[in-house]
RNA sequence: UGGGCCAUCGCCAAGGGGUAAGGCACAGGACUUUGACUCCUGCACUCGCUGGUUCAAAUCCAGCUGGCCCAG
Numbered sequence: 001u002g003g004g005c006c007a008u009c010g011c012c013a014a015g016g017g018g019u020a021a022g023g024c025a026c027a028g029g030a031c032u033u034u035g036a037c038u039c040c041u042g043c044a045c046u047c048g049c050u051g052g053u054u055c056a057a058a059u060c061c062a063g064c065u066g067g068c069c070c071a072g
Base pairs, nucleotide, nucleotide: 001071002070003069004068005067006066007065010024011023012022018055026042027041028040029039030038048064049063050062051061052060
């Protein structure tokens, strides 16, 4: 320098046009003499950033930023 892939909660990770599943962690509660275990509830609506398309974008398109891989 060229090509490819990836970026979603504190961490892991689904979702591939119609307002984001789950697990761990965390917070509150139940249980318990206390803790652990177990159970219930809560926890992202700037989905890396900026634009575009669309009635509607995490999702499609472009550019940029960062990471990984391949080639030179």